[in-house]
RNA sequence: GCGCGGGAGAGUCCCCAGGAUCUUCGGAUCGCGGGGCGCCGAAGGAGCAACCGCCCCGGAAUCUCUCAGGCCAACGGACCGCGC
Numbered sequence: 001g002c003g004c005g006g007g008a009g010a011g012u013c014c015c016c017a018g019g020a021u022c023u024u025c026g027g028a029u030c031g032c033g034g035g036g037c038g039c040c041g042a043a044g045g046a047g048c049a050a051c052c053g054c055c056c057c058g059g060a061a062u063c064u065c066u067c068a069g070g071c072c073a074a075c076g077g078a079c080c081g082c083g084c
Stems, first nucleotide, its partner, number of pairs: 001084006011037001013036004019030004038071003044067001045065003051059003
């Protein structure tokens, strides 16, 4: 690095536009786009630096930040186990 398996966290909150279906015409359901605020961190990125090494020079996190990413599900997913 590849394959298989496991794999967390955080609002499906509010507003706007608008489509379909049902309707007792009050409304309900489904999916979807945008905005706002809040939140999470385990793709990535960045920072400090524990720590490590061939040691004065390098490598550096599960810590920190949240730019990105994410907050129904799915995808993704650090990391762990097995095999090559």
Molecule: Glycine riboswitch aptamer
Organism: uncultured Novosphingobium sp.